Transfer RNA from an Opitutaceae bacterium, 73 nucleotides, folded computationally. Model confidence (mean pLDDT): 82 of 100. Taxonomically the source falls in Opitutaceae (Bacteria, Pseudomonadati, Opitutia, Opitutales). Its Rfam family is "tRNA".

This record gives sequence, C1' cells and structure tokens, in this order.
RNA sequence: GGGCCUGUAGCUCAAUGGUUAGAGCAGGGGACUCAUAAUCCCUUGGUUCAGGGUUCGAGUCCCUGCGGGCCCA
Repeated sequence: GGGCCUGUAGCUCAAUGGUUAGAGCAGGGGACUCAUAAUCCCUUGGUUCAGGGUUCGAGUCCCUGCGGGCCCA
C1' cells in the first nucleotide's frame, strides 16, 4: 500500500427497516443466614465510533473518515 471482517451499557453479546434499544455478568438496595458464600427479589447504567446520504421511519441499508482484528504485498 491492497483486500476482508468488525465497532451497541463497565465486560461478553442480542435486537426482521417500525411503538420505549434488551439479556447475562458486573455495580447499588433488599430477602434468606448466628455470620459468610450460594440462591431469590428489586434496581442503576446507552450521544448504538464520527459525519453525511437513502427512507414516512436507520442500531440495521449506502458513502467517507477514525479505531480494532485477520490475510496479502
């Protein structure tokens, strides 16, 4: 330098173009226990990498840039 994949909560990941973007773990509170762990209940947490385009409507489709991974040179 070229090609492919990828970017969503603190982490790992979902989410057919359609109402308010969810789950597990983690964090906070509570129940249980003599106490701790485990278990159960409740709950906080999001500029969906940035900008633009298509559309009535974009996390999702298209373009550019940026970051990460792999391959080739």